[in-house]
Molecule: Bacterial RNase P class A
Organism: uncultured Amaricoccus sp.
RNA sequence: GAUGGCCGGACGGCCGCGGGCCGCAAGGUCCGAGGAAAGUCCGGACUCCAGGGAGAGAUGGCGGCGGGUAACGCCCGCCCGGGGUGACCCGAGGGAAAGCGCCACAGAAAUCAGACCGCCCGAGGGGGCCGGGCUUCGGCCCGGGUUCCCGGAGGCAAGGGUGAAACGGUGGGGUAAGAGCCCACCGCGCCGGCGGCAACGUCGGUGGCAUGGCAAGCCCCGCCUGGAGCAAGGCCGAAUAGGGAUCGCGCGGGAUUCGUCCCAGGGCUUCUCCCGCCCGAGCGGUCCGGGUUGGCUGCUUGAGCCCGUCGGCGACGGCGGGCCCAGAGGAAUGGUCGUCGGCGGCGCAAGCCGCUACAGGAUCCGGCUUACAGGCCAUC
Repeated sequence: GAUGGCCGGACGGCCGCGGGCCGCAAGGUCCGAGGAAAGUCCGGACUCCAGGGAGAGAUGGCGGCGGGUAACGCCCGCCCGGGGUGACCCGAGGGAAAGCGCCACAGAAAUCAGACCGCCCGAGGGGGCCGGGCUUCGGCCCGGGUUCCCGGAGGCAAGGGUGAAACGGUGGGGUAAGAGCCCACCGCGCCGGCGGCAACGUCGGUGGCAUGGCAAGCCCCGCCUGGAGCAAGGCCGAAUAGGGAUCGCGCGGGAUUCGUCCCAGGGCUUCUCCCGCCCGAGCGGUCCGGGUUGGCUGCUUGAGCCCGUCGGCGACGGCGGGCCCAGAGGAAUGGUCGUCGGCGGCGCAAGCCGCUACAGGAUCCGGCUUACAGGCCAUC
């Protein structure tokens, strides 16, 4: 430095609380908050909607591979990518050639593009040099496959600039200068061998040396997916007004052997449709008003906890043994005294002073996330 785990107050006295058991009672005895009880974010158990379907869709979720689990968006191991010297950490990790869309500004140019600064330069021009000729001795003319500079047309996309990103990278050859133009290696595509359940890894061959990003934009692909929730629900008791006003949509059609049948329509679901069933008349919206706000239950024995052992890298599972660990109902843990524990300060010491975290169940579990003074252990 990194990762994982644990504690987070203890003991005693007095007074005061909630529940269980015993007791006629007085009273006695046993138990009494968390690692997060928090957030209400996931997944369930359980209850109801409900007559249903192993139907379809929508909606929502997940997204490397393989496991664990009742299940999950969780946990474990592994693969790949990124960060780090490293132990480790992070990843909304399928598809960009199915389609649509976006990449502002800057920049020449942002998908099949492009020349701002530049580099080269054969047409051409100028200077120098060499050779020849002429000369009025100032210089002039001709030639040069020589050298330097400028440079139209043209060539280049290598170098520089802009940007988050510039149409493969590094090195060499080649070229007027350059470019996969050619070569080596890397990268990419295709084919194959080996290892692995697989994601994938590794080796070999071959080829064009060609074609960005964003899907945490819509979308496509694969898998999963009813809704509401203990204020769910059940029982008992009690009471009232099956109230009033107003608005909207409907109150049908056809056949008939007169039994009935079909259709539009309304309803039975707490997503929609379909099937099935009921009705064929009611179904809804708004406002005013009345009654009940009582009691019991659901309610804590659980996918529970602890110990040992076996299997497994691990999450976890099998087997054996032990334990019962809040169930309140406007809502219980408080007050006080003393002694310690831990941290900080002062002090040579003795000792003195101060502080002691985050925070409190409400149907119950499995997770995730957030908060936490201080202390301890293990491994790397």